[in-house]
Molecule: Bacterial RNase P class A
Organism: uncultured Mycoplana sp.
RNA sequence: AGUUGGCUGGGCAGCCGCGCUCCGCAAUGGUCGAAAGGCCGCGGGGGGAGGAAAGUCCGGGCUCCACGGAAACACGGUGCCGGAUAACGUCCGGCGGGGGCGACCCCAGGGAAAGUGCCACAGAAAGCAAACCGCCUUCCUAGGAAGGUAAGGGUGAAAGGGUGGGGUAAGAGCCCACCGCGGACAUGGCGACAUGAACGGCACGGUAAACCCCACCGGGAGCAAGACCGAAUAGGGAUGACGCGGAUGGCGCGAGCCGUCCAGCCCGUUUCCGGGCCGGUCAUCCGGGUGGGUUGCAAGAGGCCGGGCGCAAGUCCGGUCCCAGAUGAAUGGCUGCCACGUUCCGGCGUCAGUCGGAGCCAUACAGAACCCGGCUUACAGGCCAACU
Numbered sequence: 001a002g003u004u005g006g007c008u009g010g011g012c013a014g015c016c017g018c019g020c021u022c023c024g025c026a027a028u029g030g031u032c033g034a035a036a037g038g039c040c041g042c043g044g045g046g047g048g049a050g051g052a053a054a055g056u057c058c059g060g061g062c063u064c065c066a067c068g069g070a071a072a073c074a075c076g077g078u079g080c081c082g083g084a085u086a087a088c089g090u091c092c093g094g095c096g097g098g099g100g101c102g103a104c105c106c107c108a109g110g111g112a113a114a115g116u117g118c119c120a121c122a123g124a125a126a127g128c129a130a131a132c133c134g135c136c137u138u139c140c141u142a143g144g145a146a147g148g149u150a151a152g153g154g155u156g157a158a159a160g161g162g163u164g165g166g167g168u169a170a171g172a173g174c175c176c177a178c179c180g181c182g183g184a185c186a187u188g189g190c191g192a193c194a195u196g197a198a199c200g201g202c203a204c205g206g207u208a209a210a211c212c213c214c215a216c217c218g219g220g221a222g223c224a225a226g227a228c229c230g231a232a233u234a235g236g237g238a239u240g241a242c243g244c245g246g247a248u249g250g251c252g253c254g255a256g257c258c259g260u261c262c263a264g265c266c267c268g269u270u271u272c273c274g275g276g277c278c279g280g281u282c283a284u285c286c287g288g289g290u291g292g293g294u295u296g297c298a299a300g301a302g303g304c305c306g307g308g309c310g311c312a313a314g315u316c317c318g319g320u321c322c323c324a325g326a327u328g329a330a331u332g333g334c335u336g337c338c339a340c341g342u343u344c345c346g347g348c349g350u351c352a353g354u355c356g357g358a359g360c361c362a363u364a365c366a367g368a369a370c371c372c373g374g375c376u377u378a379c380a381g382g383c384c385a386a387c388u
Stems, first nucleotide, its partner, number of pairs: 001388008010338007018048001020046006029040004050365001054376002057374005062222004067274007075218005080094005095109001096107004110213002115211002117207003132153002134149007161179006181200002185196004226295004236286007245262007264277003302321008341360008
């Protein structure tokens, strides 16, 4: 100087004031209300915002929903390997690629030989190729024509392997050496892959956070979910559309009731299996009431400590603790001291720094609302550890 990880983000005291809960006393009344219910006295004990409470990007717990099981398609999501987890698109450990001197960091990491599309401009040429300059050969003549070439140059993000040598008219994997690439073989590994020697045509580009193909996963809605209590009025009126089904058996004097099968409907579609519903539904207008209270609501995939296993993420065992539950929304106000930091003044000191005085000092990001595991974003100052 850097990288990675962790912690903190004021402390103490006094006075006054909040919210929850428990205990004791007092009262058994008052007040708001249609009601259910809420609020109201005194004293004491205990607890009272975050690492992100933010974003609402993922995954779940939980609640409700006549739809459930199997398969296919559609739609959406993920994408190397192995593991962790309730699960995940998260995390851990590896593999491969890239960046960095390094510690480390990053990757939307399956498939381009199933197909389609795209690669602007420039350039001769950017998907089957290509010849602008150049080089070589021949002919005519001072410039042109024909043929060969892709080593050199130019254009470009990228021009069809790279370097060196041989060879050639000049060149070219044309040939050779090394590197690179390829599919097999062998070895190691659970695996992604790695290594090795030989062989090979010496090569048919890139792009899939383009369409697509492949593998795996996936009900919907959400605490404003849901449950209970209460209430007055008018479970109101008018219009329109759809619907009010079929067969059969039993009971009944009848009105009708019960059962079975078929049809119709059941929150992506289709098929099969099973199940449910079968009464009214939808739209518009008029009119009445209500928008209240309690609960859900905190004991958990919980925290902390110790030990075992594991590289780790984590997991198992033991012990211990209870750490917010509001509902216009609580944890605040004042004072003093200390600490960190900062401004000014003075002294000492080469510097770093140190001592004293005065002022400021809740000054970073920012506040639960069913809960949990992540991810992402924001963060003044301070401390610790390891590594380069």